Order: sequence, then C1' cells, then structure tokens
RNA sequence: CGGGGUGUAGCUCAGCUUGGUAGAGCGCUGUGUUCGGGACGCAGAGGCCCAGAGUUCAAAUCUCUGCACCCCGA
Repeated sequence: CGGGGUGUAGCUCAGCUUGGUAGAGCGCUGUGUUCGGGACGCAGAGGCCCAGAGUUCAAAUCUCUGCACCCCGA
C1' cells in the first nucleotide's frame, strides 16, 4: 500500500440477508426457599447498536467516509 472480517447490555453473542417498539445466556439487584450459603423459583435494573453523513414516512439493518482491532497478500 491492496483485499477481507469484526464493532450491539458488565462479559460472550444473536438480530442485518428480507428496514417497522433492541433480544438471549452468564453476571448484577431485590425477593421466596434454607439455620446460613450454594443451587433453584419469581421479579427487576442495565445498551437506543464504534463515529459522521446520505437514502427513506421509518435505519442496528441499505449506501458513502472515517476510526479501532483481527486475518491474508505485497
């Protein structure tokens, strides 16, 4: 320098293809059970999606640019 991939909750990831209120597991908080803890049950909090711009009635999702990380090539 060229090509490709990834970026979404504290962590690991789905959702993107086919635009329409943002989800799961683990973790966290409260509570029930227990002598207490763990495990288990119930309830709850927590992100508006890497940044900017564009298209659209509507963008995590489509388009463009940039940034970070990873891989391949030179």

Background:
Predicted 3D model of a 74-nucleotide RNA (transfer RNA) from a Bacillota bacterium. It was read from a public genome assembly. Lineage of the source: Bacteria > Bacillati > Bacillota. Model confidence (mean pLDDT): 80 of 100.